[in-house]
Transfer RNA from a Clostridia bacterium, 84 nucleotides, folded computationally. NCBI's taxonomy places the organism under Bacteria, Bacillati, Bacillota, Clostridia. It matches the Rfam family "tRNA". It is annotated as a transfer RNA. Rfam's curators write: Transfer RNA (tRNA) molecules are approximately 80 nucleotides in length. Its mean pLDDT, the model's own confidence on a scale to 100, is 82.
RNA sequence: GCCGAAGUGGUGGAAUUGGCAGACACCCAGGACUUAAAAUCCUGUGCUCUUCGGAGCGUACCGGUUCAAGUCCGGUCUUCGGUA
Repeated sequence: GCCGAAGUGGUGGAAUUGGCAGACACCCAGGACUUAAAAUCCUGUGCUCUUCGGAGCGUACCGGUUCAAGUCCGGUCUUCGGUA
């Protein structure tokens, strides 16, 4: 150089025949239990704003197609693998 694969919350990792983004687990916070703690159980957990009802943004980055894109198309970046 060429070919291929991958990039999603704080972490791992789903959603892959285009149709509620973040299931599930860990971490973290609050609560229950306990004399206290551990373990266990329950709730919450992307970001911003909020009149607390909700609204907007968000899948490496920039565009495009579409009613609708993490998913399809083009370009860029990074990582990994293959190749002369």